Model confidence (mean pLDDT): 85 of 100. A computed fold for a 475-nucleotide part of an RNA from a Candidatus Staskawiczbacteria bacterium, annotated as small-subunit ribosomal RNA, 5' domain.
Context: one part of a larger RNA
RNA sequence: GGGUGAACGCUGGAAAUGUGGAUACCGGCAUGCAAGUCAAGGGGCCGCAAGGCACCGGCGAACGGCUUAGUAACACGUGGGUACAUACCGCAAAGUGGGGCACAGCUCGUCGAAAGACGGGGUAAUUUCCCAUAGUCCCGCAAGGGUAAAGCAGCAAUGCGCUUUGUGAAUGGUCCGCGGCCUAUCAGCUUGUUGGCGGGGUAAAAGCCCACCAAGGCGAUGACGGGUAGGGGGCGUGAGAGCGCGACCCCCAAGAAUGGCACUGCGACACGGGCCAUACUCCUACGGGAGGCUGCAGUCGAGAAUCUUCCGCAAUGGACGAAAGUCUGACGGAGCGACAUUUCGUGAUGGAUGAAGCCCUUCGGGGUGUAAACAUCUUUUAUCUGGGAAAAAGUUAUUGAUUGUACCAGAUGAAUAAGGGGAUCCUAAUUCUGUGCCAGCAGGAGCGGUAAUACAGAAUCCCCGAGCGUUACCC
Numbered sequence: 001g002g003g004u005g006a007a008c009g010c011u012g013g014a015a016a017u018g019u020g021g022a023u024a025c026c027g028g029c030a031u032g033c034a035a036g037u038c039a040a041g042g043g044g045c046c047g048c049a050a051g052g053c054a055c056c057g058g059c060g061a062a063c064g065g066c067u068u069a070g071u072a073a074c075a076c077g078u079g080g081g082u083a084c085a086u087a088c089c090g091c092a093a094a095g096u097g098g099g100g101c102a103c104a105g106c107u108c109g110u111c112g113a114a115a116g117a118c119g120g121g122g123u124a125a126u127u128u129c130c131c132a133u134a135g136u137c138c139c140g141c142a143a144g145g146g147u148a149a150a151g152c153a154g155c156a157a158u159g160c161g162c163u164u165u166g167u168g169a170a171u172g173g174u175c176c177g178c179g180g181c182c183u184a185u186c187a188g189c190u191u192g193u194u195g196g197c198g199g200g201g202u203a204a205a206a207g208c209c210c211a212c213c214a215a216g217g218c219g220a221u222g223a224c225g226g227g228u229a230g231g232g233g234g235c236g237u238g239a240g241a242g243c244g245c246g247a248c249c250c251c252c253a254a255g256a257a258u259g260g261c262a263c264u265g266c267g268a269c270a271c272g273g274g275c276c277a278u279a280c281u282c283c284u285a286c287g288g289g290a291g292g293c294u295g296c297a298g299u300c301g302a303g304a305a306u307c308u309u310c311c312g313c314a315a316u317g318g319a320c321g322a323a324a325g326u327c328u329g330a331c332g333g334a335g336c337g338a339c340a341u342u343u344c345g346u347g348a349u350g351g352a353u354g355a356a357g358c359c360c361u362u363c364g365g366g367g368u369g370u371a372a373a374c375a376u377c378u379u380u381u382a383u384c385u386g387g388g389a390a391a392a393a394g395u396u397a398u399u400g401a402u403u404g405u406a407c408c409a410g411a412u413g414a415a416u417a418a419g420g421g422g423a424u425c426c427u428a429a430u431u432c433u434g435u436g437c438c439a440g441c442a443g444g445a446g447c448g449g450u451a452a453u454a455c456a457g458a459a460u461c462c463c464c465g466a467g468c469g470u471u472a473c474c475c
Base pairs, nucleotide, nucleotide: 001475002474003473004472006471007470008469009468010467013344014343015342016341017340018339019337020336027300028299029298031297032296033295036059037058038057041056042055044053045052046051066255067254068253076179077178078177079176080175081174082173084172085171086170089168090167091166092165093164094163095162096161097131098130099129100128106121107120108119109118110117111116137146138145139144151160152159153158181227182226183225188218189217190216193215194214195213196212198210199209200208230252231251232250233249234245235244236243237242257278258277259276260275261274280291281290282289283288308334310333311332312331316330317328318327319326320325347377348376349375350374357368358367359366360365382412383411384410385409386408387407391402419464420463421462422461423460424445425444426443430459431458432457433456434455440447441446
């Protein structure tokens, strides 16, 4: 000198764009909202109808959003491999026949304070089971054996589906080479450990798991242990080499009060699903129950310190739906904070050998200083009035939260707007008064003990300017 997700002190006009819980957010959380949708799968209930509703069923809820605790690891980056999987989507081919049993809702009854639960009866389906059919599927050398389906809307045409197979697109699982922290005041580590055989298991290779057998495997090219840490794209600085960092945005990983477990499913061992244990909080009729903001706001706590319990689905994107549409604290916007960057303004021109005030003085005068006053002008900004977008795309129509915003025109009137730090040297800028090693200053050297350019006040000057300084940290 540059930088920061900064904080503190003094000060503070406007706009745009960014950005804002870094600590105790892996602390505790009141309240509301943040994941639903489909009535063209099904039987029902309410209703005159239009329509609405719970339940069964389907798809979604594994995305999106948040955080960085853990992790020194194939977690990440990069380059390869394959023993694998894939709902939805594209392409191609074939099929879609027959029959049955249930369970919600409903009804009858029972228990409970509640949360909720239990029993009897009976019912539909794109729920579920059986039979048939069977190739380009699976097993098998072959012979042969095995395995599927669901309908709905429409007068119809047809459309949307369903089953099986192949292929594509895209995504994921898994394995390997190489790369990137400190520590030897950590030197030896290891028994499922290293390998084999046989099983089990998985979508899939494998001690992944198990029985048996062998005794291996790793290590000064740093094993093992300890400390620290999410990784990368990137960011800061620097001429570069390098050094430091990993906020915001993007990719990947990991986590969801703590620890464990599986279920469902194409996909989870699942933030707003389930079970168990633990801690904590709440309700209770004391028998028993409920909960998880590291979603958006908001609250308490701790802290030097970090925002609104806002508007809208108009746009972009997502889920569902044949569609209309519904949902969406993703997102689009507005609000707050000089937290940062950029832009603009706080007026312009003229105006005296030069007012007053204040300061200095050798008492002659000098400085503040064209500065002010005063005159003329302008209107960015401000306030008011009028007009007023683009963002809207779906061949027509309709649809804007932002917003009467941006912007345009007019009116008024210099009107609404300047401070902070410093002046001994480093270091740009000096005089007077007060104080008297006191009070105090200070980044370093050092100032102050009666003429202090270094303390305090004033005047003047210097630097920057809606900021200026200080502190912390990095180059």